Predicted 3D model of a 1460-nucleotide RNA (small-subunit ribosomal RNA) from a Planctomycetota bacterium.
It was read from a public genome assembly.
The source organism's lineage runs through Bacteria, Pseudomonadati and Planctomycetota.
[in-house]
RNA sequence: AAACUGAAGGGUUUGAUCCUGGCUCAGAACGAACGUUAGCGGUGUGGAUAAGGCAUGCAAGUCGUGCGCGAAAGCCUUCGGGCGAGUAAAGCGGCGAACGGGUGAGUAACACGUAAUCAACCUACCCCUCAGAUCGGGAUAACUGCUGGAAACGGCAGGUAAUACCGAAUGGUCCCAAAUGGCGGCAUCGUCAUAUGGGUAAAUGGCGGCUUCGGCUGUUGUUGAGGGAGGGGAUUGCGGACUAUUAGCUUGUUGGUGGGGUAAUGGCCUACCAAGGCGAUGAUGGUUAGCCGGUCUGAGAGGACGACCGGUCACACUGGGACUGAGACACUGCCCAGACUCCUACGGGAGGCUGCAGUCGAGAAUCUUCCGCAAUGGGCGCAAGCCUGACGGAGCGACACCGCGUGCAGGAUGAAGGCCUUCGGGUUGUAAACUGCUGUCACGCUAUAGGAACCACUAAGUAUUAAUAGUGCUUGGUCUGACUAAAGCGAGAGGAAGUACCGGCUAACUCCGUGCCAGCAGCCGCGGUAAUACGGAGGGUACAAACGUUGUUCGGAAUCACUGGGCAUAAAGCGCGCGUAGGCGGUCUACCCAGUUAGGUGUGAAAGCCCUCGGCUCAACCGAGGAAUUGCAUCUAAUACUAGUAGGCUUGAGGAUGGUAGGGGUGUGUGGAACUUCAGGUGGAGCGGUGAAAUGCGUAGAUAUCUGAAGGAACACCUGUGGCGAAAGCGGCACACUGGAUCAUUUCUGACGCUGAGGCGCGAAAGCUAGGGUAGCGAACGGGAUUAGAUACCCCGGUAGUCCUAGCCGUAAACGAUGGGCACUAGGUAAGGGGAGAACCUGUUUCUCUCUUUGCCGUAGCUAAUGUGUUAAGUGCCCCGCCUGGGGAGUACGCUCGCAAGGGUAAAACUCAAAGGAAUUGACGGGGGCUCACACAAGCGGUGGAGCAUGUGGUUUAAUUCGAAGCAACGCGAAGAACCUUACCUAGGCUUGACAUGCAGGGGCUAGUCCGGUGAAAGUCGGAUGAUUACCUUCGGGUGUGACCUGCACAGGUGUUGCAUGGCUGUCGUCAGCUCGUGUCGUGAGAUGUCGGGUUAAGUCCCUUAACGAGCGAAACCCCUAUCACUAGUUACCAGCGGGUAAUGCCGGGCACUUUAGUGAGACUGCCGUAGUUAAUACGGAGGAAGGUGGGGAUGACGUCAAGUCAUCAUGGCCCUUACGCCUAGGGCUACACACGUGCUACAAUGGCUGGGACAGAGAGAUGCGAAGCCGCGAGGUGGUGCAGAACUCAUAAAGCCAGCCCCAGUUCGGAUUGCAGGCUGCAACUCGCCUGCAUGAAGUUGGAAUCGCUAGUAAUCGCGGAUCAGCUACGCCGCGGUGAAUAUGUUCCUGAGCCUUGUACACACCGCCCGUCAAGCCACGAAAGCUGAGAGCGCCCGAAGUCGCUAGUCCAACCGUAA
Repeated sequence: AAACUGAAGGGUUUGAUCCUGGCUCAGAACGAACGUUAGCGGUGUGGAUAAGGCAUGCAAGUCGUGCGCGAAAGCCUUCGGGCGAGUAAAGCGGCGAACGGGUGAGUAACACGUAAUCAACCUACCCCUCAGAUCGGGAUAACUGCUGGAAACGGCAGGUAAUACCGAAUGGUCCCAAAUGGCGGCAUCGUCAUAUGGGUAAAUGGCGGCUUCGGCUGUUGUUGAGGGAGGGGAUUGCGGACUAUUAGCUUGUUGGUGGGGUAAUGGCCUACCAAGGCGAUGAUGGUUAGCCGGUCUGAGAGGACGACCGGUCACACUGGGACUGAGACACUGCCCAGACUCCUACGGGAGGCUGCAGUCGAGAAUCUUCCGCAAUGGGCGCAAGCCUGACGGAGCGACACCGCGUGCAGGAUGAAGGCCUUCGGGUUGUAAACUGCUGUCACGCUAUAGGAACCACUAAGUAUUAAUAGUGCUUGGUCUGACUAAAGCGAGAGGAAGUACCGGCUAACUCCGUGCCAGCAGCCGCGGUAAUACGGAGGGUACAAACGUUGUUCGGAAUCACUGGGCAUAAAGCGCGCGUAGGCGGUCUACCCAGUUAGGUGUGAAAGCCCUCGGCUCAACCGAGGAAUUGCAUCUAAUACUAGUAGGCUUGAGGAUGGUAGGGGUGUGUGGAACUUCAGGUGGAGCGGUGAAAUGCGUAGAUAUCUGAAGGAACACCUGUGGCGAAAGCGGCACACUGGAUCAUUUCUGACGCUGAGGCGCGAAAGCUAGGGUAGCGAACGGGAUUAGAUACCCCGGUAGUCCUAGCCGUAAACGAUGGGCACUAGGUAAGGGGAGAACCUGUUUCUCUCUUUGCCGUAGCUAAUGUGUUAAGUGCCCCGCCUGGGGAGUACGCUCGCAAGGGUAAAACUCAAAGGAAUUGACGGGGGCUCACACAAGCGGUGGAGCAUGUGGUUUAAUUCGAAGCAACGCGAAGAACCUUACCUAGGCUUGACAUGCAGGGGCUAGUCCGGUGAAAGUCGGAUGAUUACCUUCGGGUGUGACCUGCACAGGUGUUGCAUGGCUGUCGUCAGCUCGUGUCGUGAGAUGUCGGGUUAAGUCCCUUAACGAGCGAAACCCCUAUCACUAGUUACCAGCGGGUAAUGCCGGGCACUUUAGUGAGACUGCCGUAGUUAAUACGGAGGAAGGUGGGGAUGACGUCAAGUCAUCAUGGCCCUUACGCCUAGGGCUACACACGUGCUACAAUGGCUGGGACAGAGAGAUGCGAAGCCGCGAGGUGGUGCAGAACUCAUAAAGCCAGCCCCAGUUCGGAUUGCAGGCUGCAACUCGCCUGCAUGAAGUUGGAAUCGCUAGUAAUCGCGGAUCAGCUACGCCGCGGUGAAUAUGUUCCUGAGCCUUGUACACACCGCCCGUCAAGCCACGAAAGCUGAGAGCGCCCGAAGUCGCUAGUCCAACCGUAA
């Protein structure tokens, strides 16, 4: 100087958020087990299950200094015997065997812990003190003989000793009796002293020394008494499990008196007497369990546990019992009963490992049948010593803790190999190799410390003694080790690393394989072809001779909350009151000191934990000294508070007096309206009912209407988030009885109060019992409708019931989902009931204050939020009730209440990882509001019916290639399949390939052209000819490149995955939306902005505004078009001038016009009026070519649909490689019972046909458009002017207009189909082209359900052009112009969309979610006629051994007696 410094969270409910709440993980620990692996040592630890059964050995003996006896083997021998040997063994006797060792079955108890008590007790051995030990006696084991039994074990006779046993004596401070006195205490009493009477003992032992033989002396044993130490017994307070689905238990029970018994108190036992005793502070019963010091965990408080070590209890095969003894009802003693095992001659016997080892069994699982008494301790003995599975050690087990090692330093071409790769490289990795060094452990060799000190012997000293003897003590020497460490030397990197994990939690990532399979998983969850999650590999992370897994405990878990939680909506306030026990309780004074506080004393064992120091090389481990042991008891002190006692007070509470309001309650009467029924009158066909109807009622007179009568039930208006009541609940009026509240006065009592477990009472509706009553309404039921059905909703009827009386039931979303009481904490406003005051205009006045009741808004605060907010869900105090994840389930069983229905109380198995609250954003709604769109409506024309064309499905096929699939696939990819295309099929071929690049080798040169054989072609076989490039050159050629061949890399794939992708596209939708920054609000998701009021086509703009701004969209900018101007004027144009023609801008000429194409202007709500917020804007008007984005186009926000496309292209992975690649011929994509989509042509007279004659725009053209002319009925042929175009050509526009015919018909409509004859393109029109002429002349007469387009130059209708293209299936598609309407009052409805709002259990978002039933199988629980096992309670019966007692018979040495 010190003695405890100690507290973490994460994952998982949701689209996201906050909360509630469970599940789960990370930590530590273990007498553990299992899997993989394993070098050494130290210290610990090891049958937790079957208190199941046990072979074998050992675990308690010792004493000859208590006693009497007393061998043998063997050796020697003189053969007599001697030694062995007075030894061993057995016996009597003493002490021990009640300790030590084991286990935890029982036990919920004074068993244990702690603190006390015994004035109610015992104690062998040990220590101390005092006093003794006298005289006698008879037996009995052993032994000997006989004898029973298989054995175990006995029996009879003879006979012997003792420290065995017995009698007598003596004796005290011992015991008993009663007495006196003193002292003391705790109730009975204790203790001391005195005297009296009575009673009780022993081994003259054993062993030594000396001796004068008398004795002296030592030691040990022994008897009596007292004390001590240690041990035990008994009693008491307090403490520590669960269960009320155990509520009553008890007759020796509770107490008393007498007696018995015990070491001792006591119903411990007994007789009698009394009727008590225990229990909600949990008796009794049931279940579980040895208890504690302590151990583990935890910040602590706690929680769990009670192995090892220590204390204690209980047990010893199971149950009972006593004996002996100081001590037992006795682990290795006895008796009896039982179960089990063994022996047996079948008559009988023996046994008890929960001692140490060991064995079987059961089990996930727990060791050697070891060594030694050397140490420590125990028993016996004077001692030597003997015994000791206690103990000391060793062995086995990584079971635990601790320590050490498996090398150290250098070493980069970063070797090889492995793995990955973007092919560059990266990583394994200084790791290895290699070089140098060291020597722990293991191994071999050597030597050895310490645990050892006793005892004994011996020597010296000292005490005792008469003594040098003996004995005790001290010192020196000799003697004693089962087991075993450190140390030294040697050799040599040599012998020594694994396990789990790598999706998140949680440190650590890639490849391959697999393909919702195999598998993983602690939770969430992974795996369906690119898995960091499965399996393998490489790499990495963590720990390391271990690492993981499983199990269990605590922690995290504030998830039972004392520290330290909650109950409006998450689980949770009893339906409401009265009230018992209990808990809590105003103010003043005094006393007391129980609680409380402070201090002292005792105790709180040791070990352990903690601190300091020390010993093993360190540590684990061990030793010493402290601290702590938070507790209990007791003493002393304090007296504020609480309790208690006593006395006061008035503010809590209650009473009194006087008022007030009220659907408070009960009973008895009574009233009118309505309704229904009955009777009568009038009346005459319907009524009634519904969305619409029908059933029903009605000519036998309904409904309607009038009069009268009867009946039952309910009380309109008043009536009011107004009143009363504890709640349930209470409404015409009157009377009677009656409860409560409130205000005022401040008169009385004097804390009389609050809450309230049990208990008691009240308690809507429905229901039940008995008796009434019944108008209306009306479960059930009948009928009619609705509907797919309709056991419903609607309608017509209608029974219980609804009503009354008496009784039961006892529950409701019995709700404010908010228990009661008291106090405190901003306000505003409204209303009901009282009181007081003030003012004035004196009245149904106004204002202020106060008490009480009921509402709304709201501050602070609280809350997860919603919300609440003096009527708290705020802040405090008191009392009660209740909750602890969801489901199972408020269910089963049990009990209890009820007539029943059912109520109250109230689980578990099993199962899930959630269930839930509040709020947010979306989506949705057969929710609401506002608004829009050819969405509907109003119109016009279609589709759906016919024929044909085209696409698709289906079917077929060798193939009918593939894709597209509601809108948003289906005249779509395809702006053009006869071959080609072409991807498909059949057949024939090729294999570095039809195409690209590189490398190596080769030999001849090649491209091209020509020819022959074969063949359908491709191809294949063969022949001939043969240009051409760079450099060098000796001009012969060589080298290289290119080409070719061979080989290798590779090419190639319209193979697969659009759910691996890029890009592109569709769609919502040209809908008006989608977002951001900063700020603000919210715990947060988020909100605000973006809402609101207007307005717009528009989130367009304006105003307001915790928002202010901004972005992507809208708009604008761009293109076309409508008007004008300027510029320019050919190929376009032609007014004026001129020329010319049969005629024509034909020509000169002209840019005026038209026009072309460039630049501009113009339109902006700019102006006026009205409305509007002096706004945005709307309406009307003027002007204007055009008026309110003039018309059209391009332009497509954030995103949605895993939308479409791997077959445009690109591309990851996978797959094929003499084929899934490439070439070729032919076929197919064109099939055809059928179905659908999109179109064309029609069905005719607004038409068809014939003839005449008029007016466009936009395009295209060189392998092209192709004129005129000629030929052909025509398609077309011939021809070839002109034109790369404002020039030429395609190219006659058609509908329209004029005229004629047709006359309503399957036609002069319609044109399909078919025949014949032709034309064109093309290598080729069979499959499979288009066109022409003649002939043929189908269906079809306006189209069911349903459905599409369109709002103006639109629909409708008419023709023209183009792309693709040899040609064409084009009626398609993309453009162009001509003619040219109707309708919109509007937004109820259908569809879709936008904004705001609302509900939501949806979020894959209503194509959502989700409920019930059910075959079969499986799991769990309940019931069940019964059957069976175990445990427990109560009653009764039989009953072994044994103890106590009684009785009878019998036996006996000690005592008495001659004997009886």